[in-house]
């Protein structure tokens, strides 16, 4: 340095649900809350995949999801 991930140390994040709020919706934000997470840090037109479509039907995103896979970066240091 790379890989790896402990009955180690210092910490960190925060599912479902509830309240408020934005949106047509998916979903997001704030507060509470903890199911869990070695990247549950970042990246969404320009990797794949998934979700939603306001408007009767069909079609479909430069609308959304990173706690689906993936890419990039990173604390510690046992085996």
């Nucleotide at each position: 340095c790379u890989a790896c991930g402990a009955u180690a140390a210092a910490g960190g994040c925060a599912a479902a649900c509830c309240a408020g709020u934005u949106g047509a919706a998916a979903a997001g934000c704030u507060g509470g809350g903890a199911c869990g997470c070695a990247a549950a840090g970042c990246u969404a037109a320009a990797g794949g995949g998934c979700c939603u479509a306001g408007a009767a039907a069909a079609u479909a995103a430069a609308g959304g999801c990173a706690g689906c896979c993936a890419g990039c970066u990173a604390c510690c240091g046992a085996a």
c-di-GMP-I riboswitch aptamer from a Bacillota bacterium, 79 nucleotides, folded computationally. Lineage of the source: Bacteria > Bacillati > Bacillota. Its mean pLDDT, the model's own confidence on a scale to 100, is 84.